[in-house]
Molecule: transfer RNA
Organism: Gaiellaceae bacterium
RNA sequence: AAGCCCGUGGUGUAACGGCAGCACGGCGAGCUCCAACCUCGCAGGCCCGGGUUCGAAUCCUGGCGGGUUUG
Numbered sequence: 001a002a003g004c005c006c007g008u009g010g011u012g013u014a015a016c017g018g019c020a021g022c023a024c025g026g027c028g029a030g031c032u033c034c035a036a037c038c039u040c041g042c043a044g045g046c047c048c049g050g051g052u053u054c055g056a057a058u059c060c061u062g063g064c065g066g067g068u069u070u071g
Stems, first nucleotide, its partner, number of pairs: 001070007010024004018054001026042005047063005
């Protein structure tokens, strides 16, 4: 430098173009003499810009970042 793949809460991972879920973690409450376990609840996210569309995490495009292959 070029090809390919990827980018979603703190971490990991889903989501036919139509309400962004799940697990772990965090916080609060319950339980307990206290804690742990367990139960219930809460907060927290679509890498950035543009386009298509009634509607975009999803499709197209330009960036940025990461991985991988080739040179």